A computed fold for a 475-nucleotide part of an RNA from an uncultured bacterium, annotated as small-subunit ribosomal RNA, 5' domain. It matches the Rfam family "Bacterial small subunit ribosomal RNA". Gene Ontology terms of the family: structural constituent of ribosome and ribosome. Its mean pLDDT, the model's own confidence on a scale to 100, is 88. The full RNA is in RNAcentral, with records from ENA and SILVA.

[in-house]
Context: one part of a larger RNA
Formats: sequence, structure tokens, C1' cells
RNA sequence: AACGAACGCUGGCGGCAUGCCUAACACAUGCAAGUCGAACGAGACCUUCGGGUCUAGUGGCGCACGGGUGCGUAACGCGUGGGAAUCUGCCCUUGGGUUCGGGAUAACAGUUGGAAACGACUGCUAAUACCGGAUGAUGUCUUCGGACCAAAGAUUUAUCGCCCAGGGAUGAGCCCGCGUAAGAUUAGCUAGUUGGUGGGGUAAAGGCCUACCAAGGCAACGAUCUUUAGCUGGUCUGAGAGGACGGCCAGCCACACGGGGACUGAGACACGGCCCCGACUCCUACGGGAGGCAGCAGCAAGGAAUUUUCUGCAAUGGGCGCAAGCCUGACAGAGCAACGCCGCGCGGGGGAUGACGCACUUCGGUGUGUAAACCCCUUUUCCUUGGGACGAAGACAAUGACGGUACCAGGGGAAGAAGGACCGGCUAACUACGUGCCAGCAGCCGCGGUAACACGUAGGGUCCGAGCGUUGUCC
Repeated sequence: AACGAACGCUGGCGGCAUGCCUAACACAUGCAAGUCGAACGAGACCUUCGGGUCUAGUGGCGCACGGGUGCGUAACGCGUGGGAAUCUGCCCUUGGGUUCGGGAUAACAGUUGGAAACGACUGCUAAUACCGGAUGAUGUCUUCGGACCAAAGAUUUAUCGCCCAGGGAUGAGCCCGCGUAAGAUUAGCUAGUUGGUGGGGUAAAGGCCUACCAAGGCAACGAUCUUUAGCUGGUCUGAGAGGACGGCCAGCCACACGGGGACUGAGACACGGCCCCGACUCCUACGGGAGGCAGCAGCAAGGAAUUUUCUGCAAUGGGCGCAAGCCUGACAGAGCAACGCCGCGCGGGGGAUGACGCACUUCGGUGUGUAAACCCCUUUUCCUUGGGACGAAGACAAUGACGGUACCAGGGGAAGAAGGACCGGCUAACUACGUGCCAGCAGCCGCGGUAACACGUAGGGUCCGAGCGUUGUCC
């Protein structure tokens, strides 16, 4: 000098930030991902008979984003610079196509099982759901002869879609050079191990996997092992070199009760999806079931210690939708906390050879001290009354959570607003009394055993000031 700080004393206001560093401990409750009726059948309601509204289900898109945490990880994880063997929904662009059919199934109805969770059987039905045929090249494969692969409609008739192929953009996967903590009181490590061939697998190169063959590969330029740790842009410090750190914000990575697995999908091995094992909690009719806050609040626990079970989708952004719109604890705001930074205030001027009180005193006086009283003035802030935004989006209109807030004007009245530490030296600031190696102080040196500027109190002083000190940590 700094801090995501804590503790002690004290505490007026505003702006902007920040706020579980510990138990990746356990979680009551509410909310945090839906949307589309302009894909579809059905049901209910309203109807001005034109139509409209609502929705459980099928279907589509989204739920892989956004939000959280830092467990693991010493690694191509991250940073930086390259690379080739790849994919990419929505978006942009280019060229084509959008033809003919079929069988089901949920909803629904009936029967039925179960305490529940949730099912079972029979029957009916639609689609942009599913399947087959046709057409197929600039596509894929190819032995270069050929073979193979598609589609879906809706509508308010403006359009919105669907399929194939090329290009782009964006995003993602993979590989490599270099850089990236400590320990040798860790010296040897390695059998899919290192390489090859055939095969498999992937969007894709590759021991990624497999069979066979060879016997390699790494290591004192530190392999292996152990410990610690998310990495970076950066932050703090320092003249710099360097050292320490990685909270908030931004990029990347990893994780989602512990472990494992795949499914769907353009994308996951998927925080608020599925399956299995385990621990824990809950329900049960004991047969069986349900759950996962490292989302936002909140609760318990741990701890020196860290906030509201708030308001709103008005803005920005995201999902769905032609749209109207719906959803959005992202976000925008408000609340709490001197936790931090910055700004402002607690009044200004005059006022005595100088009141009272208090302290000291050589008893003469001196200090507190222009300080107070008293007189004049001002009103930042405060109280009150009235007005009142920008943020809203550019044809007009409509639309503001914050908020009757900021701000402006009038009125009122010095009115409501100062403390903390220190005063032996370092180090700015001294006297008196009490105590008597006691009680105590202390960062270091050291003070205290009867005249203590060092303990305690008082007066005075010094330094900071809505703060001041202490502790911790780093430079």
C1' cells in the first nucleotide's frame, strides 16, 4: 500500500460497486422452460351462425442456451501459434424438386388391476406422426458397366413451410510446436505397453477397439510416484526487474447426491431427462413407490463471518409463434449490510486582558478559550406543500417495475447529525493524582519494587474523521 474480510467502540446522507472465502454439508415451501389451434383429431364453452375462446392428447421447435459451483484435473485442461482427416439445427445465398399410395396409433369409449405411483385388454380415429412406390443428378458408392437415396402441407391467398444438392456464416470435434506448481527423504516406469498388417468403429485422423506379427516406448533436459491446484484476460504490490493472487466482470474447462451406462437429437452421455448400483430422506394398505437448491429466495448446520421466502417483464437478451402474444428468479430494479471507493453535511461571521465549571499552580496566576453565552446571517442536508421526468424504440397512437423516485419551485427552522485511537523512543502529541515488580501495559526496545510523561483515572494535547482502531493475509 492492498482486501469478497472479521472483531471492538462509534455512526447523518447520497452515488456506484460488492456481499458463504467454512460443510461439492443436509434441505421444508414457492418460483427458475416452455411455446405453437396458421400441423392434427377430439371435447367443453360462447356465438350477431360469419366465427371465436379454452385445452388433456398426437405432432413440431426449444429444453445441449441462459443460470450455479470449483469437486476433480499437473492434463493438449488452459494460453499462444499452427494443422488436416471432420460435422454443423436455426440464418444467408445459389440451382432444382414438392408426385401416387398404404397401414397404424394416442386422445376417446368400454372392461379391468393397484393403497398409491402407475398400468393392462378390447374397439374407433387424424396429421407437417409412420411406411411403401415413382422421379431422380450437379449427390453417394463404383470393378467405371452400373447401383442407390427425397418430400408436407397450412392459410385470412399477402405468405409461412417441406425435400435434394452446392457455397457461406456461426458453432463444435480432432492433431501438433512452445509455455504452464512443489518434492529425488520418489530412480527406474510400461503388455494395448511401442510399432506394423488385416478387420471393426467414429462426423472425422488415430491401439480408439480387435486378431496376428515384431520388441519396442518413456526417463537425470527428471520418467514413474507423492503432494498441492481449475487455467487465462487480469488483480495487488513494486521505480523496475520481480513477487503474491486468480473474489466480482469476460473467455475456456470440469461437475450437477456418489459411481456407471446409454437413449433421443444438428448438438448431450444431458443441473430442474431416462436406466442400473450405492448412501441418505420421505410415503405405504408392507405388495410397492417418490426425491436430489454447486438456479432465485429461504431454512438447519458449520463458522470470526456473508443479504429479501421482495417488484416487474417497462428496457436489453433468450425460447416458441405468421402475428397478437405467452414464458423467462437471465435480466432490469427495489430491500438489507459503513463491506469498499467517491462525494457532501453536522453551520458561517462577529463576540472578553478572557464568564461559570474543570485541571494545573511557584497561590501571583496559567490552561481549556472566541471555545460558550450573546448578536447578525445562511439552509447544503432535513421537514413540509406544489410540479415532475429521461430511460419508450426515429409515421401517428399505445406501452415504465423502478416511482410520484431523481430533479425543480415555494414555505419552515441552526434547526435532527461526532467519534475513535494515541501522547517513553521508533512516532506527531505532557501534566496531576492513584497504584507500589501489585494491579497492569507491550509491535520492538522495554515500563511498574513510593516523586511512573510507559499501568489506571482526570485535565490538556496529537492524528484521522462517519469513521477510528485491532487481528489476519499478501507485496